This is a predicted structure of a 341-nucleotide RNA (Bacterial RNase P class A) from a bovine gut metagenome.
The prediction has a mean pLDDT of 76.
The RNAcentral record of the sequence draws on MGnify.
[in-house]
RNA sequence: CAGCCGGAUAAUCGCGGGCAAAGAAUUUUGUCUGAGGAAAGUCCGUGCAUCCAAGAACAGGCCUCCGGAGAAACUCCGGGCGGUGCGAGCCGGCGGAUAGUGCCACAGAAAUGUAGACUGCCGAUGGAUUGAAAAAUCACAGGCGAUGGUGCAACGGUGAGUUAAGAGCUUCACCAGUGAUAUCGAAAGGUAUCAGCUAGGUAAACCCAGGUCGGAUGCAAGAUUGAAUUCAAAGGUUUGAGGUUGUUCGCCGACUUUGAAAAAAAUCGCUAGAGACUAUCGGCAACGAUAGUACCAGAUAGAUGAUUAUCUAAAACAGAACACGGCUUACGGGCUGCUUU
Numbered sequence: 001c002a003g004c005c006g007g008a009u010a011a012u013c014g015c016g017g018g019c020a021a022a023g024a025a026u027u028u029u030g031u032c033u034g035a036g037g038a039a040a041g042u043c044c045g046u047g048c049a050u051c052c053a054a055g056a057a058c059a060g061g062c063c064u065c066c067g068g069a070g071a072a073a074c075u076c077c078g079g080g081c082g083g084u085g086c087g088a089g090c091c092g093g094c095g096g097a098u099a100g101u102g103c104c105a106c107a108g109a110a111a112u113g114u115a116g117a118c119u120g121c122c123g124a125u126g127g128a129u130u131g132a133a134a135a136a137u138c139a140c141a142g143g144c145g146a147u148g149g150u151g152c153a154a155c156g157g158u159g160a161g162u163u164a165a166g167a168g169c170u171u172c173a174c175c176a177g178u179g180a181u182a183u184c185g186a187a188a189g190g191u192a193u194c195a196g197c198u199a200g201g202u203a204a205a206c207c208c209a210g211g212u213c214g215g216a217u218g219c220a221a222g223a224u225u226g227a228a229u230u231c232a233a234a235g236g237u238u239u240g241a242g243g244u245u246g247u248u249c250g251c252c253g254a255c256u257u258u259g260a261a262a263a264a265a266a267u268c269g270c271u272a273g274a275g276a277c278u279a280u281c282g283g284c285a286a287c288g289a290u291a292g293u294a295c296c297a298g299a300u301a302g303a304u305g306a307u308u309a310u311c312u313a314a315a316a317c318a319g320a321a322c323a324c325g326g327c328u329u330a331c332g333g334g335c336u337g338c339u340u341u
Stems, first nucleotide, its partner, number of pairs: 001337005007311007015034008036317001040328002043326005048218005060213005065079005080094001081092004095208002100206002102202003118148001120144003125141002127138004156175005161169001176198002178195007222268004229261007242252003276293007
């Protein structure tokens, strides 16, 4: 670095689910089965479900070296480049700063504009003064980005040559970058030669380029049933229980039928799958193909546990709730393989 394990066996008691039998039934008995490598965080991508939208344009979001894999992915594999380590290896949001705009604190003369004389160098040439001249002085015009200092960063770097002093100056050598040509590679890109072509950083600032995208809510989604209850309509004809009244009418109304709404609850969704394991084949690999094997939790206040014995000791992180693929985080201890010092 990669892969794997994640206490084992036995006994007793207890719990969820399936099946079978018994029973009028709440149940009982038997039998089979019952958490993870992360079930976690909910960060990314999907299936599935409901609602909205359904055309076009703009806006906006997301992605960003190359090739491959994959349903897709802030995913994986292989390669390139860069960084890092003596090394095996590890790390990388890795398009564009010559389209444009913005920003670069403090310090500093100057922070992007062919910029910038604070400390400095020169003063060849022109000027002034001295001198017969050679030349000297002045530091006036002016020439210098070399020296010092500031800063993360000062406009390619180091060393020569040249010069009045200097300078990538293009005159050299080496190095860095950029471009052109040749060549290798499927590509990213590598190598060689040539050309003085070289005014910084920041795009996880706006932006530019290329690619890509219906939105929202999550199984407490959602579907079905629904004889508590509520509302509405209709019914009775030798009164329809009954209440109101002294009586009648009237009103209320038990009851029957129909319709609507709908709580608790029940059923479905729910677990047989972009699965699992084994073998063979293709591929460097991710992964794919073919054949075979077995069925591997499904609860709804929520089961998966406890005790004892043995194994020297029994101890890590941690507990499913619709499912799947990833990433990240947590993790005592142990096993195997290949390497480095």